This is a predicted structure of a 381-nucleotide RNA (Bacterial RNase P class A) from a Candidatus Tectimicrobiota bacterium. Its Rfam family is "Bacterial RNase P class A". By type it is a ribozyme. Its family is annotated with dimeric ribonuclease P complex, tRNA processing and ribonuclease P activity in the Gene Ontology. The RNAcentral record of the sequence draws on ENA.
RNA sequence: GGAGACGGCCGGGCGAUCGCCGGCCACGGCAACGUGGCGGGAGGAAAGUCCGGGCUCCACAGGGCAGGGUGCUGGGUAACGCCCAGGGGGGGCAACCCCACGGACAGUGCCACAGAGAAGAGACCGCCGGGCGGCCGGGCGACCGGACGCACGGCAAGGGUGAAACGGUGAGGUAAGAGCUCACCAGCGGCGCGGGUGACCGCGUCGGCUCGGCAAACCCCACCCGGAGCAAGGCCGAAUAGGAGAGCGAUCGGGCGGCCCGCCCGUGCUCUCGGGUCAGGCCGCUGGAGACGCCGGGCAACCGGCGUCCUAGAGAAAUGAUCGCCGCCCCGGGCCAUCCGGCCCGGGGCACAGAACCCGGCUUACAGGCCAUCUCCGGCG
Numbered sequence: 001g002g003a004g005a006c007g008g009c010c011g012g013g014c015g016a017u018c019g020c021c022g023g024c025c026a027c028g029g030c031a032a033c034g035u036g037g038c039g040g041g042a043g044g045a046a047a048g049u050c051c052g053g054g055c056u057c058c059a060c061a062g063g064g065c066a067g068g069g070u071g072c073u074g075g076g077u078a079a080c081g082c083c084c085a086g087g088g089g090g091g092g093c094a095a096c097c098c099c100a101c102g103g104a105c106a107g108u109g110c111c112a113c114a115g116a117g118a119a120g121a122g123a124c125c126g127c128c129g130g131g132c133g134g135c136c137g138g139g140c141g142a143c144c145g146g147a148c149g150c151a152c153g154g155c156a157a158g159g160g161u162g163a164a165a166c167g168g169u170g171a172g173g174u175a176a177g178a179g180c181u182c183a184c185c186a187g188c189g190g191c192g193c194g195g196g197u198g199a200c201c202g203c204g205u206c207g208g209c210u211c212g213g214c215a216a217a218c219c220c221c222a223c224c225c226g227g228a229g230c231a232a233g234g235c236c237g238a239a240u241a242g243g244a245g246a247g248c249g250a251u252c253g254g255g256c257g258g259c260c261c262g263c264c265c266g267u268g269c270u271c272u273c274g275g276g277u278c279a280g281g282c283c284g285c286u287g288g289a290g291a292c293g294c295c296g297g298g299c300a301a302c303c304g305g306c307g308u309c310c311u312a313g314a315g316a317a318a319u320g321a322u323c324g325c326c327g328c329c330c331c332g333g334g335c336c337a338u339c340c341g342g343c344c345c346g347g348g349g350c351a352c353a354g355a356a357c358c359c360g361g362c363u364u365a366c367a368g369g370c371c372a373u374c375u376c377c378g379g380c381g
Base pairs, nucleotide, nucleotide: 001377002376003375004374005373007371008370009369010368012326013325014324015323016322017321018320020041021040023038024037025036026035027034028033043352047363048362050361051360052359053358054357055229056228057227058226067225068224069223070222071221072086073085074084075083076082087101088099089098090097091096102220103219107218108217109214110213111212124159125158126155127154128153129152131150132149133148135146136145137144138143167185168184169183170182171181172180186210188207189206190205191204192203193202194201195200233283234282235281236280237278238277243273244272245271246270247269248268252266253265254264255263256262290309291308292307293306294305295304296303297302327350328349329348330347331346332345333344334343335342336341
C1' cells in the first nucleotide's frame, strides 16, 4: 500500500425569526379563559408486532386427553425461541463465519429425472459354465480348438445411470466372482480405563464383517404453555328507561272464596344486579428488572455495593418551518503541484424513519462518518 474479518459509537452543529404540545409561576377574571415569564418536549431503530415478561380483569384442587411451542451442554435472566461460554459438524489459506444440532434397529411413509435396480435392492453392457445350431481351422479318424447365434444357469469384479447404488486397498480363493476368508484401514455397536460438572474427547479390547438419506414428513421422547388485553381495569357525572332478582312483613289495597287459614298480584322497607349513549371527565400514566460514574466478583453474558441524576406522557395525538454561518459528501470549472493531493468559485445533496401502558430481546430499514482490534498478500528498511 492492497484485500478482508470483527466489535463499539455518532447519525448534523450554532444563531435569529415565526409557530406547535404539556407543566409550573405571576397578573386579570366568579368562571371558562386571556396575557406575560420560566422550564421540558422522539429513536437507534420509536418500525415489524415476531418472541418473552411486568401490570390488569376473568378462569382455575390435582392429574390426564387434545392443541401449540422448544430441542447439543453448562451458565445468565423476571422470562424467553434471547445472551454468554463450551462441545460437535460444515465453510474459508487465515482473521473469522454458519448450523431447529434429541430419536432413522418403535412404527408408517417419501427419495424427482436418469437408471436394470433407490433399501434387507438389482442385472442393461459385461464375465463365467455346460447345452443346442450352423460356420471356420487342425487331425486319416474318435475328436480338439476358435469366433458367432439361441435359450438356460451362475456372478456382481469392470463399464454405464444418478445427489445417493448396500465399505476401501491388497492377498488368498474360484468356472467366473463376491467379506466367501484373511491382514490393514474407515465406519457402527458393546465393554473397560482415563479426562471433563456436562455435551463430549482420548486410549484399549471385542463383535457381526457393514446397517443409505429425509423427522422445518407423520410420528416417538423430554421439557414448557390457562384466556384476554390499557378500547386491560377502577371511580365519577349528565341523560333515557325507571327495570330485574332475593329477603322481611306485625301495615295497607286488590283477586280467589260465604268466612277464616292459605295462596297470588301490587305497595312499603332492606340488599344485590343491569344494557346502550354523551368516542364525557378523572385515575391507571410513567421513578423504572431506570440512566450515568466508580469500586468489587465472574473468561463472559451478568451480578453486587456506593454515589449522582430525573429524562415526553396529551388526543388520532405536538416535538415544526424559514433564513444566515459552519460541517460532511457528490458534480463542474479554474489555479498550484513530479505524484499523492491542496486552494478558490459555482451548483446539488445530508439518510431510514415518528413515542401512544411499560420493559427485555430478535428481525428489518438506514445518506454519511468516527474509533479499536485482528488476518492474508505485496513493497521498502